Context: one part of a larger RNA
C1' cells in the first nucleotide's frame, strides 16, 4: 500500500446498488412457511339461492351455486436452510459399462365384460385428553378375478400376466326415460424410441504430521447359493491366502469440496461469506415403509436426553424455512406487504397455495455518485496567536455587495414494470356437423404489493447539512504557555530529570473527508 460478511472510539446531510449471527448444528413462546382437484367419488356440516308447509317462532327438502369433513388422484423427493460429519462412499476433470425413469415428446396397438368390500353416515360403547373399539349401509379412475396379448419364462409340449372411466357437442335411427349411437377432449392399459434427471464404475488431482511403521479377517481373490433398477465380498457356505505400505499404508489432527474471491509484475501465497454447481445434515442415534424417485427438515417406528399436557391412567413436541425470543459474544435487521411480475405445485379452466420471488423496513456494514453554496470584496477591520515591538500571520478567509437553488422542505402533476387471461369476432384444423374442441390473426376489456413511488414542474430562502487524525525522524505538516525521568506519549528508533517542534493546552499548518482514526486478519 490494496483487502474485509468486520468491530470499536469521535463525527454524521441526501441518493442508489449490494451485504448483513463469522460465535452455542445452543434452547426455543407466537404466527406464518404445502397444498389442490366436485371435470374421479358417496354425499351435505356451514353459508347463499330455489321450492313446500307453517300456529308466522320456525320446520322439510342436495333441486341450484357451491362444500366441511370423508374415499380416490397427483404434488409432498422440487422449492427453502445450515456446514455439524466426511480426507474420500465427497469433489474438479476426463473416460466407462451392467442399470432406473412419475410428468414432458415421437410412434403405433387396446380400453371388452364380471365381482366383493370399505371410509364418510347412523347407532352402541371406553377414555380426562390424545384417541380407540364393536356393528349396520353406501360410491368410485380405490380393490380384485375373467377375457384378449405386443411381452416374460420355458424342460418347445406349454405356462404367467393389463386396463377406468370422466367431460362438451350432436342430424338421422332405436328407446317412456335415462341413454345407447356418433364425434372431440382429458384420462387408463402394454410396447419402443427419445429428451432430462438420477443410481454405479475406473482414472488423475484434492492439508498437516514419521516425536504415528507396519495395517488387513470379509480382511484379497476364486466357485455356487441368495440380493439389487443394475456391475461388484453387496451378502452367506466352501475354497486358495492374498491385499495394502517409505511413491507415506495405518493411525492421529484439521476441514464440506469447486466455479471463484482477496493479494501480487508474475509465479505464488492466503481464503472459500454473498451468487452458482455439487455433497452431506435436519434434537442425538438406529430402522424400514410407502412412492417414479426418499431410507424422507415442516412423514411413520423404535431408543435416548430435554420441553410442555393430565383426572397420574396415559399423551404432545422437534425453527440448521420466514419473521422473532432467551443465551452465548466485540457483533450482524422487521414477529411488515404482495401474490402485481417470474417460477413453482394442484386443477380442463376461471382459479387457489407459494416467508420460493417481489417489494419496503432497519444499520455509514461496504461500493459509488451528489451536497454543505458561487462570484467580486484590502480599510489587508475586529478578536485570537507570535513578536526582535518596527511587524507578522490567521487571512479574500469575514463582513459588504451581487447571484444561484442541486439536495432536504412545501405545494402540483405523474410512469413503465401488464400480457398471458377472459368477451365477441375471421380464418384454418378436427368432425356426419353451420355444434363442440383446438390453433392463429383482429378487437374490445380486466388485473400493480411497490406507491401517489421514481420521474417532471412550480415556490420560498444561503438559507437546513463538517468532521476526524496527525504535525521529531521513518513521514506531509511549527511555534508559545503549562509540566519538569513526575504526568503522560510510543508501530519501531525513542521522547520527558526547567527554555520539550516528541506529554497536556492554544495559535498556526498537513492529510483524508460524510467520514476519519485504532484493533484484528489475508497478501
Nucleotide at each position: 500500500g490494496a483487502u474485509u460478511g468486520a468491530a470499536c472510539g469521535c463525527u454524521g446531510g441526501c441518493g442508489g446498488c449490494a451485504u448483513g449471527c463469522u460465535u452455542u448444528a445452543c434452547a426455543c413462546a407466537u404466527g406464518c412457511a404445502a397444498g389442490u382437484c366436485g371435470a374421479a367419488c358417496g354425499g351435505c356440516a356451514g353459508c347463499g339461492g330455489g321450492g313446500g308447509c307453517u300456529u308466522c317462532g320456525g320446520c322439510c327438502u342436495g333441486c341450484c351455486g357451491g362444500c366441511g369433513a370423508g374415499u380416490g388422484g397427483c404434488g409432498a423427493a422440487c422449492g427453502g436452510g445450515u456446514g455439524a460429519g466426511u480426507a474420500a462412499u465427497a469433489c474438479a476433470u476426463c473416460g466407462g459399462a451392467a442399470c432406473g425413469u412419475g410428468u414432458c415428446c415421437u410412434u403405433a396397438a387396446g380400453u371388452g365384460g364380471g365381482g366383493a368390500a370399505u371410509a364418510a353416515c347412523g347407532c352402541a360403547u371406553c377414555g380426562a385428553a390424545a384417541g380407540a373399539u364393536g356393528u349396520g349401509c353406501u360410491a368410485a379412475u380405490a380393490c380384485c378375478g375373467c377375457a384378449u396379448a405386443u411381452c416374460u419364462c420355458u424342460g418347445a409340449g406349454g405356462a404367467g400376466a393389463a386396463a377406468a372411466g370422466c367431460a362438451g357437442g350432436g342430424g338421422a335411427u332405436c328407446g317412456c326415460a335415462a341413454g345407447a349411437c356418433c364425434u372431440u377432449g382429458c384420462g387408463c392399459u402394454a410396447a419402443a424410441g427419445g429428451a432430462g434427471c438420477g443410481g454405479c464404475c475406473g482414472a488423475u488431482g484434492u492439508c498437516u504430521g514419521a516425536u504415528u511403521a507396519g495395517c488387513u479377517a470379509g480382511u484379497u481373490g476364486g466357485u455356487g447359493g441368495g440380493g439389487u433398477a443394475a456391475a461388484g465380498g453387496c451378502u452367506u457356505a466352501c475354497c486358495a491366502a492374498g491385499g495394502c505400505a517409505a511413491c507415506g499404508a495405518u493411525c492421529a489432527g484439521u476441514a464440506g469440496u469447486u466455479g471463484g474471491u482477496c493479494u501480487g509484475a508474475g509465479a505464488g501465497g492466503a481464503c472459500g461469506g454473498c451468487c452458482a454447481a455439487c455433497c452431506a445434515c435436519a434434537c442425538u442415534g438406529g430402522g424400514a415403509c410407502u412412492g417414479a424417485g426418499a431410507c424422507a427438515c415442516g412423514g411413520c417406528c423404535c431408543a435416548g436426553a430435554c420441553u410442555c399436557c393430565u383426572a397420574c391412567g396415559g399423551g404432545a413436541g422437534g425453527c440448521a424455512g420466514c419473521a422473532g425470543u432467551g443465551g452465548g459474544g466485540a457483533a450482524u435487521u422487521u414477529u411488515g406487504g404482495a401474490c402485481a411480475a417470474u417460477g413453482g405445485g394442484c386443477g380442463a379452466a376461471a382459479g387457489c397455495c407459494u416467508g420460493a420471488u417481489c417489494c419496503a423496513g432497519c444499520c455509514a456494514u461496504g461500493c459509488c455518485g451528489c451536497g454543505u453554496g458561487a462570484g467580486u470584496g484590502a480599510a489587508g477591520a475586529a478578536g485570537g496567536c507570535c513578536u526582535u515591538c518596527g511587524g507578522g500571520u490567521u487571512g479574500u478567509a469575514a463582513a459588504g455587495c451581487u447571484c444561484u437553488u442541486u439536495u432536504a422542505g412545501u405545494c402540483g402533476g405523474a410512469a413503465a414494470g401488464a400480457a398471458a387471461g377472459a368477451g365477441u369476432u375471421g380464418c384454418a384444423a378436427u368432425g356426419a356437423a353451420u355444434a363442440a374442441u383446438u390453433g392463429u390473426g383482429a378487437u374490445u376489456u380486466a388485473u400493480g404489493a411497490c406507491g401517489g413511488u421514481a420521474c417532471c414542474g412550480a415556490c420560498a430562502g444561503a438559507a437546513a447539512a463538517a468532521g476526524c487524525a496527525c504535525c521529531g525522524g521513518c513521514u506531509a505538516a511549527c511555534u508559545a504557555c503549562g509540566u519538569g525521568c513526575c504526568a503522560g506519549c510510543a508501530g519501531c528508533c525513542g521522547c520527558g530529570g526547567u527554555a520539550a517542534u516528541a506529554c497536556g493546552u492554544a495559535g498556526g499548518g498537513u492529510g483524508c473527508g460524510a467520514g476519519c482514526g485504532u484493533u484484528a486478519a489475508u497478501c